[in-house]
RNA sequence: CCCUUAGAGUUUGAUCCUGGCUCAGAUUGAACGCUGGCGGCAGGCCUAACACAUGCAAGUCGAACGGUAACAGGAAUCAGCUUGCUGAUUCGCUGACGAGUGGCGGACGGGUGAGUAAUGUCUGGGAAACUGCCUGAUGGAGGGGGAUAACUACUGGAAACGGUAGCUAAUACCGCAUAACGUCGCAAGACCAAAGAGGGGGACCUUCGGGCCUCUUGCCAUCGGAUGUGCCCAGAUGGGAUUAGCUAGUAGGUGGGGUAAAGGCUCACCUAGGCGACGAUCCCUAGCUGGUCUGAGAGGAUGACCAGCCACACUGGAACUGAGACACGGUCCAAACUCCUACGGGAGGCAGCAGUGGGGAAUAUUGCACAAUGGGGGAAACCCUGAUGCAGCGACGCCGCGUGAACGAAGAAGGUAUUCGUAUCGUAAAGUUCUGUCCUAUGGGAAGAUAAUGACAGUACCAUAGAAGAAAGCUCCGGCUAAAUACGUGCCAGCAGCCGCGGUAAUACGUAUGGAGCGAGCGUUGUCCGGAAUUAUUGGGCGUAAAGGGUACGCAGGCGGUUUAAUAAGUCGAAUGUUAAAGAUCGGGGCUCAACCCCGUAAAGCAUUGGAAACUGAUAAACUUGAGUAGUGGAGAGGAAAGUGGAAUUCCUAGUGUAGUGGUGAAAUACGUAGAUAUUAGGAGGAAUACCAGUAGCGAAGGCGACUUUCUGGACACAAACUGACGCUGAGGUACGAAAGCGUGGGGAGCAAACAGGAUUAGAUACCCUGGUAGUCCACGCCGUAAACGAUGAAUGCUAGGUGUUGAGGGUCAAACCUCGGUGCCGAAGUUAACACAUUAAGCAUUCCGCCUGGGGAGUACGCACGCAAGUGUGAAACUCAAAGGAAUUGACGGGGACCCGCACAAGCAGCGGAGCAUGUGGUUUAAUUCGAUGCAACGCGAAGAACCUUACCAGGGCUUGACAUGUGGGUGAAAGGUAUAGAGAUAUACCCCUCUCUUUUAGAGACAUCCAUACAGGUGGUGCAUGGUUGUCGUCAGCUCGUGUCGUGAGAUGUUGGGUUAAGUCCCGCAACGAGCGCAACCCCUAUACUUAGUUACCAGCGGGUAAUGCCGGGGACUCUAAGUAGACUGCCGAUGACAAAUCGGAGGAAGGUGGGGAUGACGUCAAAUCAUCAUGCCCUUUAUGUCCUGGGCUUCACGCAUGCUACAACGGCCGGUACAACGGGAUGCGACAGCGCGAGCUGGAGCGGAUCCCUGAAAACCGGUCUCAGUUCGGAUCGCAGUCUGCAACUCGACUGCGUGAAGGCGGAGUUGCUAGUAAUCGCGAAUCAGCAACGUCGCGGUGAAUGCGUUCCCGGGCCUUGUACACACCGCCCGUCAAGUCAUGAAAGUGGGCAGCACCCGAAGCCGGUGGCCUAACCCCUUGCGGGAGGGAGCCGUCUAAGGUGAGGCUCGUGAUUGGGACUAA
Repeated sequence: CCCUUAGAGUUUGAUCCUGGCUCAGAUUGAACGCUGGCGGCAGGCCUAACACAUGCAAGUCGAACGGUAACAGGAAUCAGCUUGCUGAUUCGCUGACGAGUGGCGGACGGGUGAGUAAUGUCUGGGAAACUGCCUGAUGGAGGGGGAUAACUACUGGAAACGGUAGCUAAUACCGCAUAACGUCGCAAGACCAAAGAGGGGGACCUUCGGGCCUCUUGCCAUCGGAUGUGCCCAGAUGGGAUUAGCUAGUAGGUGGGGUAAAGGCUCACCUAGGCGACGAUCCCUAGCUGGUCUGAGAGGAUGACCAGCCACACUGGAACUGAGACACGGUCCAAACUCCUACGGGAGGCAGCAGUGGGGAAUAUUGCACAAUGGGGGAAACCCUGAUGCAGCGACGCCGCGUGAACGAAGAAGGUAUUCGUAUCGUAAAGUUCUGUCCUAUGGGAAGAUAAUGACAGUACCAUAGAAGAAAGCUCCGGCUAAAUACGUGCCAGCAGCCGCGGUAAUACGUAUGGAGCGAGCGUUGUCCGGAAUUAUUGGGCGUAAAGGGUACGCAGGCGGUUUAAUAAGUCGAAUGUUAAAGAUCGGGGCUCAACCCCGUAAAGCAUUGGAAACUGAUAAACUUGAGUAGUGGAGAGGAAAGUGGAAUUCCUAGUGUAGUGGUGAAAUACGUAGAUAUUAGGAGGAAUACCAGUAGCGAAGGCGACUUUCUGGACACAAACUGACGCUGAGGUACGAAAGCGUGGGGAGCAAACAGGAUUAGAUACCCUGGUAGUCCACGCCGUAAACGAUGAAUGCUAGGUGUUGAGGGUCAAACCUCGGUGCCGAAGUUAACACAUUAAGCAUUCCGCCUGGGGAGUACGCACGCAAGUGUGAAACUCAAAGGAAUUGACGGGGACCCGCACAAGCAGCGGAGCAUGUGGUUUAAUUCGAUGCAACGCGAAGAACCUUACCAGGGCUUGACAUGUGGGUGAAAGGUAUAGAGAUAUACCCCUCUCUUUUAGAGACAUCCAUACAGGUGGUGCAUGGUUGUCGUCAGCUCGUGUCGUGAGAUGUUGGGUUAAGUCCCGCAACGAGCGCAACCCCUAUACUUAGUUACCAGCGGGUAAUGCCGGGGACUCUAAGUAGACUGCCGAUGACAAAUCGGAGGAAGGUGGGGAUGACGUCAAAUCAUCAUGCCCUUUAUGUCCUGGGCUUCACGCAUGCUACAACGGCCGGUACAACGGGAUGCGACAGCGCGAGCUGGAGCGGAUCCCUGAAAACCGGUCUCAGUUCGGAUCGCAGUCUGCAACUCGACUGCGUGAAGGCGGAGUUGCUAGUAAUCGCGAAUCAGCAACGUCGCGGUGAAUGCGUUCCCGGGCCUUGUACACACCGCCCGUCAAGUCAUGAAAGUGGGCAGCACCCGAAGCCGGUGGCCUAACCCCUUGCGGGAGGGAGCCGUCUAAGGUGAGGCUCGUGAUUGGGACUAA
């Protein structure tokens, strides 16, 4: 100085946790899609360091020089003539200047990031250096010489480029002189330089060039400065150990050489070193930094633009020049490529600015100017400058502005939605009134520049005028995440960041309308950081989620008890230096604001100096509590070796003895008459050690169990003598390490992998049985792994207890009690996701080690190490999924457990399943056999009644506002009815009959009918998985919940569990629960008893009358009965049991006794259960038809399967005759007495009765008598024939009944299965609904007769409650594993095959530096013998060292590809 930390979705039925995946933010040199008004400021090949056409990007100096090719001026001469102009020639005379000599600069500026993991960079230091131009200072600058380019002549070559001869200058070159504060040297001394040029000028001199003087500038030497550069050191600066050893000038020394300079930089000799687990070497990747992005920060990622450093310049090598290069636009060589060529030879290098091709998702103009800033040259003018300043292109980014403002409701039209009322787009538009950013036109017009010079540019800006004009899109709208409706589509088309959406009502697809967000942009894709505490230093974990090494010892390393002294490495604070600028922060300022730009300030790192001394370190001295040693003592399956014992199994021998043994769920294989098993005696051999024996003991772990002896390790207790921190942990390393397995040699009783046989089973390579080999045992040697587990690393300290046990000690007469070490259980605080742990921690702390980072792939592949092998150790990736997982909760389930109930079983009775028929259904058939119901919980079900109708189906014939409803407008007529004809009928035509009501009366209105038009009707068409309502089922099972409280992080729990009891969550008791609700029960109906009231149509005891007889009559109200009201039953009373309870058992009384019997009544919910065809209804579909009318047909088919019934199979019976007793009900288009007729069904006439009155209405079984005599019958009645009756418009398909005849199957029914516990089963008949009639043997009711059995809850089925396990939650009809088959994808191996990289060995060796050099060549300097002279020095050539490229060889590493092959992942019913 700055102010600063956000989460969400997704595993589950739900929960908490672990853990991954995904999203919201910011960012960008971006790209892509749609769209696009203006301006400012920035940025723009990230890919091929790929190849480049063309132009430009480094020149300049005449004040260094000789000069004059071009231009201009001047002068001179000549010619023409318009006598002051033109032309020609000459002159370097002048301005200037091509080429050349010379100087300075081309080492800067500009580009790129290939290489480089350190010869680099960053930070901080250092000493052995050089430094052009610049600057300070001290001195100097004297006098000579020889060349050479240009040029001229000749000449080679296509060109590039040269060759020879001759001339000439210099600030070019070379001696001499001078020489120190320079260099060398101990010193004496020796040695070393230079250049002039220009301007001006009084005297003097002059060869007229000048000298000379002065000013400017340049030059030489030396000492400094500044700047720049070179070198050295330390620390920092990627990944890989599936790269562990590397190194020969290598490490050091001495001495030469070399460099500007230290140095193995180089060479000779000597020494044998140097680096490396603090990661050498090798491989892969990469320019580094200031910074940038992100983040709260610590960090992570990154290195475009701007700035610093480095490296590179077509590829590789090399030097030259120079102050500086081993040189982007210089040189030489080699290789590749391109171009020119006369084929001899040459030229080139955009990773400068533009630009081209190519590559790519992708990145601009072959622009203007040196006006500014800066650079080079020059004294300067000036020249050069693709540095730079500007402009152009592109929304690539950041920032700013605009696309108008105010008023305006008829809430216009139109769109969309709609509950049809309206809502919304919406004051939005139109319209009225304004404004002028931007724009256009005109005029003015900068700053940037200084006296002058402006590319930008007539730009910015200003003024005036004009006109709302040219100026809005993109994405999204299921949740996360702001924003919803309609239509289309129908698991299709499509969407999707994650979860996921779409299978006919999609807020998730597509479109529209509306809305949300951002806005000249918006969205997508890619990158990086964040969120992610998901690598955790800040800031995580390892009992069960991933994760403690199998155990110990121990080198290195890390950490380390108490006291004192001195120190100052760490540590703390101060000052100084540095940390380039820019950026970032803060404070100001300038462009109208902002972006942008400018000024100032502060912080952190490193180094140095001087301080402090608590802590850590290192040094010294001491201490005893940590650790250890010595002493005493007891405990122990601790280890190793040797020896010994008894029980048992098996085998052998012998005896006794006879037919079985053995084994199992049951058997068989097996053994046994050749004598087993059993039993007795003796012997052999191997292995293991009963009882003791114990969540007892010992050991580091693995592990250790008869007894004795020997050897031996450790722990513990006591006491306190000794040492004096000697300690803890421990990467690598070493040792030990169950079982199985391996090797060699023994041994082998029992057991027993493999194997064989027998069983079981659908199969049974298993479980069971009979045998049986390796092995198990011993010795020696390997292996090195286990759920090697306490799934819990080692060590130390601290933190309530209780209780058991073991070893030792103290204490006591013995106890009690106390202490230390071990081993268990329960528990406090605390911890934990929970479970749980809890002084033996999973608590609180410290130290060290090991390990983890989603699931699968996979402990796999490759590589390496170890191993005889088996294998072990180390240990990936591609690909794939959105989960995998832990603990706990509620359910459901279990061939888990405990308890209980039910005609659930059992005990019984009667059936079904077999026969015939009826009815329903499946199937089949059909023009149609309409539709629905389909395990229990469809199948005599909807249907309480299909000949037509019903009727929904089929064929044919008709109608189209319709068979039916309502409304509007208009026309006609009352309507209705009847007859005839045609037709199968619907229908059509003709005729007859008739002429409605009201009023304001030539007219109008209404009702009704019909016609036309328009709204609409209609649908048994679809969807019961869009619905309401209704119903079934679990189940009349006893359950299902709530409020408050409490417990739990939570889902949830508690209550509702427990002990009893009940038909019952019924009641009682107890209890962190206390209460309550829906269910249970009760209240309701019928029935069983009694009473009261009331008596007609019911009843008739007593009284009276009457009849052949009858409550027939008068009467009666007693009885039965009817129908209203009461009473009664409550475990109320007694006894026993029980807990002094609830209750149960027994009893009394009572008509009835423990719910008296029966009915109605069906909790929360389950089954997407059933029904759109009862009805209602959303949506969809249809509208001369899927509507509606009619005739006929079909729903009644028939090889067959099933379901529910009826009738039977007979004597408990059939038949004939006689006789008795009900109840519920129904009746007017009806029930119909009675009489007559008919064998009968029935017919004819018809009283009475809308009913306690009359009728249906004779009940039947039963009972009495007779007959039949066990047979396919006097059983049984199907089927068929004939003849009838009734209903009805009509009995053919297709009715019921009657009479006569016919007389089938069937002799009690396999596996299996149903109902029923008392007025029940069984059996017998009666009635009713529907209905013209009836397929009714069905259904719903009614009464008559009227049983048997229940030991009991083991089992089957269903249910309730508690508990337990669970990988299930669509809930066991669950979940789920592996092979095989098909497809797709990535990957390993593989005979091989094709590249790349680096190293090694050898060959060859360009250019070049260095070294050598006979002969050859050689201006300056030297010598004297003065010449064809010699010397010094130099050069070419040659030789040698080094060496690029190239070649050969054997290997190494790595990448691609490969027939075939291995496993892996995903997909589909």
The RNA shown here (small-subunit ribosomal RNA) has 1469 nucleotides and comes from an uncultured bacterium. It matches the Rfam family "Bacterial small subunit ribosomal RNA".